[in-house]
RNA sequence: GGAGUGGUCCGGAUGAUCGCGUCGGGUGGCGACAUCCGCCGAGGAAAGUCCGGGCUGCACAGGGCAGGGUGCCGGAUAACGUCCGGCGGGGGCGACCCCGGGAAAGUGCCACAGAAAGCAGACCGCCCCGGCGUGCCGGGGUAAGGGUGAAAGGGUGCGGUAAGAGCGCACCGCCCCGUCUGGUAACAGCGGGGGCACGGUAAACCCCACCCGCAGCAAGGCCAAAUAGGGAAGCAUACGGCGCGGCCCGCGUCUGCUUCCGGGUAGGCUGCUCGAGCCUGCCGGUAACGGCAGGCCCAGAUGAAUGAUCAUCGUCUCCGGCCCGGCCGGAGAUACAGAACCCGGCUUACAGGACCACUCCGCCC
RNA sequence: GCCGAUGUAGCUCAGCUGGUAGAGCAGCUCACUCGUAAUGAGCAGGUCGUCCGUUCGAGUCGGAUCAUCGGCU
Numbered sequence: 001g002g003a004g005u006g007g008u009c010c011g012g013a014u015g016a017u018c019g020c021g022u023c024g025g026g027u028g029g030c031g032a033c034a035u036c037c038g039c040c041g042a043g044g045a046a047a048g049u050c051c052g053g054g055c056u057g058c059a060c061a062g063g064g065c066a067g068g069g070u071g072c073c074g075g076a077u078a079a080c081g082u083c084c085g086g087c088g089g090g091g092g093c094g095a096c097c098c099c100g101g102g103a104a105a106g107u108g109c110c111a112c113a114g115a116a117a118g119c120a121g122a123c124c125g126c127c128c129c130g131g132c133g134u135g136c137c138g139g140g141g142u143a144a145g146g147g148u149g150a151a152a153g154g155g156u157g158c159g160g161u162a163a164g165a166g167c168g169c170a171c172c173g174c175c176c177c178g179u180c181u182g183g184u185a186a187c188a189g190c191g192g193g194g195g196c197a198c199g200g201u202a203a204a205c206c207c208c209a210c211c212c213g214c215a216g217c218a219a220g221g222c223c224a225a226a227u228a229g230g231g232a233a234g235c236a237u238a239c240g241g242c243g244c245g246g247c248c249c250g251c252g253u254c255u256g257c258u259u260c261c262g263g264g265u266a267g268g269c270u271g272c273u274c275g276a277g278c279c280u281g282c283c284g285g286u287a288a289c290g291g292c293a294g295g296c297c298c299a300g301a302u303g304a305a306u307g308a309u310c311a312u313c314g315u316c317u318c319c320g321g322c323c324c325g326g327c328c329g330g331a332g333a334u335a336c337a338g339a340a341c342c343c344g345g346c347u348u349a350c351a352g353g354a355c356c357a358c359u360c361c362g363c364c365c
Numbered sequence: 366g367c368c369g370a371u372g373u374a375g376c377u378c379a380g381c382u383g384g385u386a387g388a389g390c391a392g393c394u395c396a397c398u399c400g401u402a403a404u405g406a407g408c409a410g411g412u413c414g415u416c417c418g419u420u421c422g423a424g425u426c427g428g429a430u431c432a433u434c435g436g437c438u
Stems, first nucleotide, its partner, number of pairs: 001361010012313007020041002023038006043336001047347002050345005055216004062249004067212005072086005087100005101207002106205002108201003123146002125142007154172006174194005180189003220270004230261007240254004277296008314334009366437007375390004384421001392408005414430005
């Protein structure tokens, strides 16, 4: 200097004029309200609604089935499908990135090609025997070599054989055992034995382990107002109905359900922002995070507030000039995008810019 | 706020329980006809909304995302 990997942050600033919203205070007003002053006033994603909760309601949130979710081990957390660390497998020269229960419980699937794809099998080939028309036929043996395929049932080497084959041996690989060693564990190592073999697929059904009541702030509570707590029909009726996903049991309760006609209200307050909150420092921990101390209060709207104009500057792109480390002038652009109960994550969108750490390549000293 | 569905040829739709993409209409060519239509035969036309993943293989299975439509409140 270049190319990358992982992470963090900013994403406009200043001034002037005018204009908004909640709250607090002053003045005026019977009040509605008006006016003046002051603090504060959108995000890293406020988004998607993919997950988890807090909170509210349903007496039973009791038990079970069905259903759903997660999936190596250990931790963090209110919890999670999130995050941190480790183990194993794979990719990359590397920094790093991706994946993760079980195929020996059972069932299913592996098209086409190929002889053969769940327990196999002989197309070419190799060897032996027989026949004879000299290169063919028949029989037997074989799975080392070749072909087909994504995959053909261990790999390399040596020996052995009629030719071969874990047939035997060495190493690797696989399986089983271990009161062995290290580790909390996943696992790694070591030792012994073994048959040389039990293919793949579970984002196929399934098995195993753990977890899960249901709805959602338009949840829910209070007040005011007004009317007609109205009328008709049908079904079921205690072996019944209802009790907030489906089914069963248990429990509670007494009427319940469906349809039609007609009437009133659709307003206000609350929930609504002090939070599993934020900042700084110290301590513990590899880390996620936790503890302690101090400081801070940071939107609560409700047809929905935080804006408009002007000027200067900042950043970037292009063009031109110069005294080319850089400076000046002109033109253009300035991202994604707006709370609506609140948090912890994930995912997606984002013009431009800054910083930290690490890896690789090249050059110079 | 809570749910559901659709996306395949120019158009309308099939493709069920993964094996390499179809039908009808429209278009083009030929035959038939004096000529056209009808009819018959043939041809072409496809990143299966997009991307990632599972698998030997994905229109189909899993996930993310875009667009359109619908339901409850």
Two RNAs folded together computationally: RNase P RNA and transfer RNA, 438 nucleotides in total. It holds a member of the Rfam family "Bacterial RNase P class A". The family's RNA type in Rfam is ribozyme. About the family: Ribonuclease P (RNase P) is a ubiquitous endoribonuclease, found in archaea, bacteria and eukarya as well as chloroplasts and mitochondria. The prediction has a mean pLDDT of 76.